Transfer RNA from an uncultured Candidatus Berkelbacteria bacterium, 73 nucleotides, folded computationally.
RNA sequence: GCCACUAUAGCUCAGUUGGUAGAGCAAUACUUUCGUAAAGUAGAGGUCGGCGGUCCGACUCCGCCUAGUGGCU
Repeated sequence: GCCACUAUAGCUCAGUUGGUAGAGCAAUACUUUCGUAAAGUAGAGGUCGGCGGUCCGACUCCGCCUAGUGGCU
């Protein structure tokens, strides 16, 4: 220098060939207990890496950039 893949909640990851974004764990509150842990219940937590484009509508499609991983030279 070139190619491919990855980027989504605090962490690990889903997301159906475009139609209002989810799970587990963690944390918080509550129940239980003399108290803690464990167990159970509930709610919360997200500009879907960034900037543009296409479209009535983009996590999803297209372009560029950033970071990481792998390969080639």

Rfam family: tRNA.